Context: one part of a larger RNA
Order: sequence, then structure tokens, then C1' cells
RNA sequence: GAGUGAACGCUAGCGGUGCGCCUAACACAUGCAAGUCGAGUGUGCCCGCAAGGGUAACACGGCAGACGGCUGCGUAACACGUUGGUACCUGCCCCGAACUCAGGGAUAACCCCGCGAAAGCGGGGCUAAUACCGGAUAGUCCCACACGCAAGUGUGGGUAAAGAUUUUUCGGUUCGGGAGGGGCCUGCGGCCUAUCAGAUAGUUGGUGAGGUAACGGCUUACCAAGUCGAUGACGGGUAGCUGGUUUGAGAGAACGACCAGCCAGAAUGGAACUGAGACACGGUCCAUACUCCUACGGGAGGCAGCAGUGAGGAAUCUUCCGCAAUGGGCGAAAGCCUGACGGAGCGACACCGCGUGAAGGAUGAAGCCGGUUUCCGGUGUAAACUUCUGUUGUGAGGGAAGAAAUUUUUGACGGUACCUCACGAGAAAGCAUCGGCUAAUUCUGUGCCAGCAGCCGCGGUAAGACAGAAGAUGCAAGCGUUACUC
Repeated sequence: GAGUGAACGCUAGCGGUGCGCCUAACACAUGCAAGUCGAGUGUGCCCGCAAGGGUAACACGGCAGACGGCUGCGUAACACGUUGGUACCUGCCCCGAACUCAGGGAUAACCCCGCGAAAGCGGGGCUAAUACCGGAUAGUCCCACACGCAAGUGUGGGUAAAGAUUUUUCGGUUCGGGAGGGGCCUGCGGCCUAUCAGAUAGUUGGUGAGGUAACGGCUUACCAAGUCGAUGACGGGUAGCUGGUUUGAGAGAACGACCAGCCAGAAUGGAACUGAGACACGGUCCAUACUCCUACGGGAGGCAGCAGUGAGGAAUCUUCCGCAAUGGGCGAAAGCCUGACGGAGCGACACCGCGUGAAGGAUGAAGCCGGUUUCCGGUGUAAACUUCUGUUGUGAGGGAAGAAAUUUUUGACGGUACCUCACGAGAAAGCAUCGGCUAAUUCUGUGCCAGCAGCCGCGGUAAGACAGAAGAUGCAAGCGUUACUC
């Protein structure tokens, strides 16, 4: 000098764009943050004499809840970045081919009874389905065998389906391909420490078996004795990684807030279930700690989602509006849900922009300061005053784009931005410094005191260094200080 997710002191007019718990992954009151489908089904309710129509509280069922959002604890690792690979999986979506036959038994909601303070639970009875089950059929799918180097060919065996509807569509099953996504392997790369020198028994390799979507000591039995290491194994410390950010002429150094990609975590530890996908933040089970309810028998909970509270701290915001836009889930659609998101609010926290007036106006007020002291010089075009302007401000009138798919409808922001008119110089300047480094000096007070200070150093009676005043210099809605980085 540059920079910051900054903090502190003094000060403060406006707008735009960003950013805002770096500390306790500390504990959390309250509300909301993941539902949807009646065009799968039972049933309840409403209208109706009925036929029928409407609706969806409950339950079965389907899809979604593995995304989106948050945080950085752990992790020195194939976690990440990059390169190459394949023994693998892939719901929804796209393309192609074939099929969608005939049946069965249950069960929830509901009704009855019972237990319990509650959470909830048990028994009996009724009923449906795109829920469940076996049967048929089927291939280029799967398995076995034979032939074959392989591609493949042949034989035998095996596995499927669900219907709905406004009558046009949406579905269902199997197989092949694609897109996108994921799993696994791999060369190379990126911290400190030797006051850590040896480490290792599933350890290293093989065979058989098991397991997985899949390769593999992944697991297991047996066999062998290997494997890694001064090119730093093993141990310890620290740390999410990257695109990038800051600085620097560069080389480099430091960092990894916001935004984007990947990883990891969801009170702590462990486990599996369901599923295309999880070992699952707002799912389940177990254990632990904590908090709460209790009729003391037993139960409930998890903000590192958005707001918000306490605590910690130098320090970090509203318990706001809306689904109008973009995107997501469900649905044939209408639509519903969406603290994602779009916006508004708070904060000079940062950057950028604007203003606090402009022109004229006395050889020039008072005050103050200085000096060569009847007086002269500085402050100084400064003020008054005259003429203007109207950015911003205040009031009034008008008033968007963002809305597109799509003919209509649809705007939270917001009567906002913006435009016009009127009023009015009126309402808008501070902070630090002035011995040298370093731009800017005098007076008075103090008297090694009180104090200053980044370094050198000032202060003991004329202090340009302390304090006040006047003047000056620098920057300016900011200015200084502190901390950290280059």
C1' cells in the first nucleotide's frame, strides 16, 4: 500500500447491489418448513321420495418423503481434484417388440365388547380394491446340460400382468436399447511432526465355500509366510476437498465467508426394515445423557430447516408478505402443498453512485492570531444582500415492465420504480492528524507532574511532541483505532 463475513470509538442526508453467529455440532418455548391422488378402493357426510349429484373427515392403496433446505462434527482418506477403466445397478422420462387369460382367500376403516390417566392396545363380527395369493400362457429373459476358441446353436426346466375413465386416453407385465444418475477399481496431485523407526495375524497371497447389484480377505475354513517402511511406514497434531478468493510485476504466500461441484453429519452411540435409490435431518428399533407429561403403572421429544429465545462472545437480523415469477412433489386436469424461491424489514458491514447548493457580492465587519504595533498582515468571497437552480426532500396528480406457455384469467413486491406539477436554500459534515518518518504551527496552561507514544522519543519554567484555543493538513458520510492476511 492492498484486503476483510470484521469489532470498537466519534459522527451520520439519500439510493442501488451484495453480505450478515467466524464463538457453544451449546440447550431450545411457540408457529410454520412434505405432501398429494375420489380418473385405484371401502366408507362417512350433504342435497334428493328415488334415480342421481356433490364432498372428502377416516381407512386400505399408489407415488413422493433418498430431492430441495442446513451445518462442517468427523475425516490425512480413492474423502477431494484430475486421468483411465468396468465385474455392476438404475423409479420416473424417451425409443422399439410382445402380452394384458380365468380364478381365490383375507384385512383396515366401520359395528360390538374390554383394558389404560394418557400414549395406545386386545378380542369378536362385516366388506372392497391398481392391496395380497396361487393357476394358465410366453420369448431374443433366467437356470442347467451338450457342442463351440468365441459369437452363438440345440435340448430340458422356470419366472408375468390391473384395472380406471367424461370413451378418449391413462395405466399394468416381460424383454431390448437410450438419456440422465449412481456403485466399484485405478495412475498422478495437494498439511506439520523423526523429541514418532519399525509397523502388521484377516495381517500378505492362494484354494474351496458364502455374501453383494457388482470385483475384492468383503466374510469364513484350510494352506503358505508374506505385506508396508528414511522416496518416511506406524504413531501424534491439525484440517472437510475443489472451482476459486486475497495479495504480489511475477514466482509465490495465505485463505476456502457468499456462489457452484463433491464429501460427511443430523442430541450421542449402534442396528436393520421398506424401497429403484437410505442404513434415512422433520421414518423405525435398541442403548445413553438431557428436557417434559403422569392417576407413579407408564409415556413424549430432538431447530447443524425459516423466524425466534436463552447461553457463550468484541460480534452477526424479522416469531414479516406471497406462491404473482422460477423450480420441485402429487394429480388426466382443475388444483393442492412448497420458510426452496420471489420479495419486503433490520444493520454505513462492504462496494458503487448522488447530495449537503450555484453565480455575483467590500482594499475587506466583529472576534481571534501574528508582527517591524499612530498602523499592517492572516482568517477572507467568507457572511449579510441580489439573481438563480431544485439533485435529494415535502405535498399532489399519473403510473409500469416483470405475465410467459395461452384465447381468457392471474402481481406478493406495490400505488413501489418511474413521469409531471407545486413548495422551498429551506432539512443534510464530520473524523483524525499537524517533532521526524509524514501533508499540515502558533499562543496560553502545565513544569520528569499531569500526560503522549507505531518506532525514534517528548515533559525537570518560553514544550511546534502533554492539555485547551486559534489556524492548518488529509480523507469525507464517513473518519480513526484494534485484529488478521499478502
The part of an RNA shown here (small-subunit ribosomal RNA, 5' domain) has 486 nucleotides and comes from a Candidatus Peribacteria bacterium.
Its mean pLDDT, the model's own confidence on a scale to 100, is 81.